About this RNA:
A computed fold for a 348-nucleotide part of an RNA from an uncultured Alphaproteobacteria bacterium, annotated as small-subunit ribosomal RNA, central domain. Rfam family: Bacterial small subunit ribosomal RNA. The prediction has a mean pLDDT of 89. The full RNA is in RNAcentral, with records from ENA, Greengenes and SILVA.
Context: one part of a larger RNA
RNA sequence: CUGGGCGUAAAGCGCGCGUAGGCGGUUUUUCAAGUUGGGCGUGAAAUCCCGGGGCUCAACCCCGGAACUGCGUUCAAAACUGAAUUACUCGAGGCCGGGAGAGGGUAGUGGAAUUCCCAGUGUAGAGGUGAAAUUCGUAGAUAUUGGGAAGAACACCAGUGGCGAAGGCGGCUACCUGGACCGGAUCUGACGCUGAGGCGCGAAAGCGUGGGGAGCAAACAGGAUUAGAUACCCUGGUAGUCCACGCCGUAAACGAUGAGUGCUAGACGUCGGGGGGCUUGCCCUUCGGUGUCGCAGCUAACGCAUUAAGCACUCCGCCUGGGGAGUACGGCCGCAAGGCUAAAACUC
Numbered sequence: 001c002u003g004g005g006c007g008u009a010a011a012g013c014g015c016g017c018g019u020a021g022g023c024g025g026u027u028u029u030u031c032a033a034g035u036u037g038g039g040c041g042u043g044a045a046a047u048c049c050c051g052g053g054g055c056u057c058a059a060c061c062c063c064g065g066a067a068c069u070g071c072g073u074u075c076a077a078a079a080c081u082g083a084a085u086u087a088c089u090c091g092a093g094g095c096c097g098g099g100a101g102a103g104g105g106u107a108g109u110g111g112a113a114u115u116c117c118c119a120g121u122g123u124a125g126a127g128g129u130g131a132a133a134u135u136c137g138u139a140g141a142u143a144u145u146g147g148g149a150a151g152a153a154c155a156c157c158a159g160u161g162g163c164g165a166a167g168g169c170g171g172c173u174a175c176c177u178g179g180a181c182c183g184g185a186u187c188u189g190a191c192g193c194u195g196a197g198g199c200g201c202g203a204a205a206g207c208g209u210g211g212g213g214a215g216c217a218a219a220c221a222g223g224a225u226u227a228g229a230u231a232c233c234c235u236g237g238u239a240g241u242c243c244a245c246g247c248c249g250u251a252a253a254c255g256a257u258g259a260g261u262g263c264u265a266g267a268c269g270u271c272g273g274g275g276g277g278c279u280u281g282c283c284c285u286u287c288g289g290u291g292u293c294g295c296a297g298c299u300a301a302c303g304c305a306u307u308a309a310g311c312a313c314u315c316c317g318c319c320u321g322g323g324g325a326g327u328a329c330g331g332c333c334g335c336a337a338g339g340c341u342a343a344a345a346c347u348c
Stems, first nucleotide, its partner, number of pairs: 003320004007302002012316001014201004021194003025088002029084003033081002035077008049065006091191001092188003095184004103177007110154001114150008125136002162169002206247006215241002220236004258315006266293013297304002321348003330341004
């Protein structure tokens, strides 16, 4: 370079915004860069190929032809791509009117539960387990009643329900704020898609500084179990879990399925809208989401199947036997932990 691939065999970047680039709807006219055809010039010789010839043949050598698929220049064509231009509305966006939602941020606020403190009642146990013990309790525990404090999480509603690009988001109220959807068909007129680099977001754990600390709980201590038990079980318990600000940048970051557009039987459920019908709680229809089943087709099979893994096109990422190894070295990033990029020897 070419080929074949990427749900589970190796392979979709965790997700977005977007630069360069690649690709791009309908239409008028022009140009002629790409494109197509012709001419001219060049494309050294040898070599390769074809025809013929010379060494007794061949290798080898000689002659002629073809070829040298290319480049330059010129003439011509105008379908397609491109450039310029004209117009359009179905792609895209705007406007107006609606309703849905745990989408995000800030502040406030509520009840249940838990633990602790104070006080009352009350007495010998409580707790825990397979059984126990460590542990707590006559300095009055457990239980129960009243009062107070604190932190964290929000039962029921709750739903293969909703929202978000992903990570993710769940008591209630207010304010600030993003996106999507439906209806109208009023405006712009291709303004689009993708996206190497780049920039941003990114669970949990972890790190820095300061706060906070109820419950839970790595580490740790003790009690059990056991041949042992650096575990599983029990009693405790510190980081942490929470908040603010700043880092980290990973994951089975999963639908293990990149994004966009068009096309290709249906059936049933559910969420948010619109239209219509009537017997007013159902039916018909339409758009957008989310599910289950299923035809064609696809698939190694499993399965996928209008939310494709079907039929096509555009753009990006990635794979190329197992181990060595997502390691070493180097570079970049990080306070560190480490992350990103990423081999080889050797071996099967």